[in-house]
RNA sequence: ACGCGCUCCGGGGUCAGUGCAAAUCUGAACCGGCGGUCACAGUCCGCGACCCGACGUCGUCCCCAGGGGCGGCGGAGGCUGAACCGGUGGGACUCCGGUACCGACGGUCACAGUCCGGAUGAGAGGCAGCGCGG
Numbered sequence: 001a002c003g004c005g006c007u008c009c010g011g012g013g014u015c016a017g018u019g020c021a022a023a024u025c026u027g028a029a030c031c032g033g034c035g036g037u038c039a040c041a042g043u044c045c046g047c048g049a050c051c052c053g054a055c056g057u058c059g060u061c062c063c064c065a066g067g068g069g070c071g072g073c074g075g076a077g078g079c080u081g082a083a084c085c086g087g088u089g090g091g092a093c094u095c096c097g098g099u100a101c102c103g104a105c106g107g108u109c110a111c112a113g114u115c116c117g118g119a120u121g122a123g124a125g126g127c128a129g130c131g132c133g134g
Base pairs, nucleotide, nucleotide: 002133003132004131005130006129007128008125014028015027016026017025029114030113031103032102033047034046035045036044042101043100051078052077055074056073057072058071059070060069061068062067063066083099084098085097086096087095105117106116107115
């Protein structure tokens, strides 16, 4: 060199209105994970998070032995939102200007991207740091 482990790793609700009640509705406001790209991306190509999950494995229980129930862990795979116009340029759905659009599940006196919860969780991932091996 390289391998393994650990560490790291998401932003945003404020004012007004209605109302018994809303940071959930209405008007205005605010936010944008990771890799890629001839050039900087929430909306392009992919990945991750939520959800489902064949199958494997461990524990336990059930039954005339081979299967089945429940729980834990792993997990191929599935699912997975939204952008156009003009300008600059050799090159941009990425920049500049304009106008739009999108945002898991459960909870809640009333519907949530922004509140509470699973979550002091999980995780794409990329330097970097530490430890061990080498």
A computed fold for a 134-nucleotide RNA from Frigoribacterium sp. PhB160, annotated as FMN riboswitch aptamer (RFN element). RNAcentral holds the sequence, with entries from Rfam. The model forms 86% of the base pairs in the Rfam consensus.